[in-house]
Molecule: transfer RNA
Organism: Thermoplasmatota archaeon
RNA sequence: GCAGGUGUGGUCCAGCUGGUUAUGACUAAGGCCUUCCAAGCCUUUAACCCGGGUUCGAAUCCCGGCACCUGCACCA
Numbered sequence: 001g002c003a004g005g006u007g008u009g010g011u012c013c014a015g016c017u018g019g020u021u022a023u024g025a026c027u028a029a030g031g032c033c034u035u036c037c038a039a040g041c042c043u044u045u046a047a048c049c050c051g052g053g054u055u056c057g058a059a060u061c062c063c064g065g066c067a068c069c070u071g072c073a074c075c076a
Stems, first nucleotide, its partner, number of pairs: 001072007010026003019056001028044005049065005
C1' cells in the first nucleotide's frame, strides 16, 4: 500500500431484515438478609468511535475519516 473484519457504560457483550424508554453479565453505590463477613435477593448510576448523508425515524443503511485485528504485498 491492497483486501477483509471489529469499534456499544469502568470491563465483556446482545441488538446491526431501521421503530417508542438500547440487552445481559461482572464491577461500583445503596438497601434487605446475617452476630459479622461471604454468598443470595432488590434498587440505582453510567454507553452506541468521529463527521456528514438518506429517512417521519439511524446503534442498525450509505459516504468519508480515525483506532485496532487478520491476511497479502513491500521491506534497498